Predicted 3D model of a 154-nucleotide RNA (glmS glucosamine-6-phosphate activated ribozyme aptamer).
This record gives sequence, C1' cells and structure tokens, in this order.
RNA sequence: AGAAGUAAAUAGGCGCCAGAACUUUAUAAUAAAGUUGACGAGGUCUAGAGUUAUCGAAAUUUUCGGCGGGUGCUCUAGUGGCUAAUGCUUAAGGUCAAAGUGUUAAUAAAAAGAUAAUAGUGAUAUUAUAACAAAGAUUAACACAAUUAAGCUU
Repeated sequence: AGAAGUAAAUAGGCGCCAGAACUUUAUAAUAAAGUUGACGAGGUCUAGAGUUAUCGAAAUUUUCGGCGGGUGCUCUAGUGGCUAAUGCUUAAGGUCAAAGUGUUAAUAAAAAGAUAAUAGUGAUAUUAUAACAAAGAUUAACACAAUUAAGCUU
C1' cells in the first nucleotide's frame, strides 16, 4: 500500500458514476489527473406485492444518461376513526388514516440562481447577505355522501 473480516455512523430532489460534457498537463489526436452529474417545499397506521412517485423555482446547456434507494399511487390482509335522527353494543357493508369528498377564503421563515468573499493554474467548491413560488397541511363557511340486521335503553 492492497485485500478480507468485524464494529459504528451517515440519505431520501437522496447516494453513487464506467456514458457524456467541461478543465489542466503532456502528446499530436490520444493518454493521464481532475470537475460537474436535482434548487428547495411537501410527504410514513402496520405488513406484503406491483409501479416511469407530489409541488413548483431556473441565464430551463448535463436538473442529460445509467445504477440503487425512497414517506407517492394501486391491490390484498390486519388495526383504528367516522358511518347521524335519544344513547349504547355486536356483525356485515361503505369511507378514510389520526382518520368522508368537493368548492371558496384566510394563514405560513423556500433554496439554488444573482451578488460578495475565500480556496484552486482551471473547470469548480465553500461560506455570507438578501429577493421571489406552487402544491400539500391547518382553520372557517357552504354543498354533497353517511347503509343493513339484531339487542338493550330514552
């Protein structure tokens, strides 16, 4: 120095790089060494399977391409909330997940880019300042949906 083994830590626009692009050096059109390779917001009842997994931002050229993963979506099973007409219990069905759907309104500290500084021969990286989203979530109003059977009770 390398290989193997063991232990610990670290991620979800997250991790990695052999295609590709760019930089430097040498050479004379190839080689070596590097750089880039998703900007944040949002998102998990439990288990399994499948699958091209929400929202916008941009000097929209690579945020391309590839591999892996993932809180999305669909189905199945389990657990749970709701399923109203006085209330409770049981079973089935429906609907969703801290718990029905839709519309409207309100609320809320984006980051990168840009600029500056530092490091590097350079591609570029780090830090600082400050501006600008959409969806989702929450609250309120309105509308729609809310079944069947049995028992007790008023």
Source information: Model confidence (mean pLDDT): 77 of 100. The model forms 88% of the base pairs in the Rfam consensus. Rfam family: glmS glucosamine-6-phosphate activated ribozyme aptamer. Gene Ontology terms of the family: regulation of gene expression and catalytic activity. It was read from a public genome assembly, where an Rfam model found it.